Overview:
Predicted 3D model of a 73-nucleotide RNA (transfer RNA) from an Akkermansiaceae bacterium. Its Rfam family is "tRNA". About the family: Transfer RNA (tRNA) molecules are approximately 80 nucleotides in length. Its mean pLDDT, the model's own confidence on a scale to 100, is 82.
[in-house]
Formats: sequence, structure tokens, C1' cells
RNA sequence: GGGGUCAUAGCUCAGUUGGUAGAGCGUCGCGUUCGCAAUGCGAAGGUCAGGGGUUCGACUCCCCUUGGCUCCA
Repeated sequence: GGGGUCAUAGCUCAGUUGGUAGAGCGUCGCGUUCGCAAUGCGAAGGUCAGGGGUUCGACUCCCCUUGGCUCCA
């Protein structure tokens, strides 16, 4: 330098033909307990790496950039 792949909540990840973004763990509150653990219920938490384009509408399609992994030279 060229090819491939990944980037979504604090962490690990899902999101299937484009239609208002979810789970588990974690955090916080409440109940149960003398208290803790465990467990039940509820809540908070996301510019979907950044920019641009297509579209009535983009996490999803196209282009560029950044970063991680990997292959070739």
C1' cells in the first nucleotide's frame, strides 16, 4: 500500500428482506428478611464510531474518514 471483517446501554451481545432500539449481567428504588445473600416488581441509562448521500422514512443501502482484528505484499 491492497483485500476481508467488526464498531449498538457501564460490560457481553441481539436487532433477517428499510418503518418510532432490545435482552442478559451490572447500577438505583421498593417488597419479602432482625440484617445480608437469594428472589419478585419497577426505574434510570443509547447523537446505533464520525461525516455525507439515496429514500416519505436508514442501526439496516451507497461513499468517505477514524479505530480494533485478520490476510496478502